RNAcentral holds the sequence, with entries from ENA. Predicted 3D model of a 75-nucleotide RNA (transfer RNA) from a Candidatus Helarchaeota archaeon.
[in-house]
RNA sequence: GCCUCUGUAGCUUAGUGGUAGAGCGACAGCCUCGUAAGCUGUAGGUCGCGGGUUCAAUCCCCGUCAGAGGCUCCA
Numbered sequence: 001g002c003c004u005c006u007g008u009a010g011c012u013u014a015g016u017g018g019u020a021g022a023g024c025g026a027c028a029g030c031c032u033c034g035u036a037a038g039c040u041g042u043a044g045g046u047c048g049c050g051g052g053u054u055c056a057a058u059c060c061c062c063g064u065c066a067g068a069g070g071c072u073c074c075a
Stems, first nucleotide, its partner, number of pairs: 001071007010024004018055001026042005048064005
């Protein structure tokens, strides 16, 4: 330098065009003499960033940033 993959909640991740979900964690409640466990609920996301296509984009296209892996010749 080139190619491929990945980037979504605090963490691990699902979702491949039609209102973004789960597990763990956090907080609150129930339960308990109390704690843990269990049960219920709540909050938390500009889907890495910018642009384009579309009635509609996490998803498709272009660029860019970060991470991982691979390839590499001439001078």

The source organism's lineage runs through Archaea, Promethearchaeati and Candidatus Helarchaeota. The prediction has a mean pLDDT of 82. It matches the Rfam family "tRNA". Its family is annotated with triplet codon-amino acid adaptor activity in the Gene Ontology. The family's RNA type in Rfam is transfer RNA. RNAcentral records the identical sequence in 2 taxa.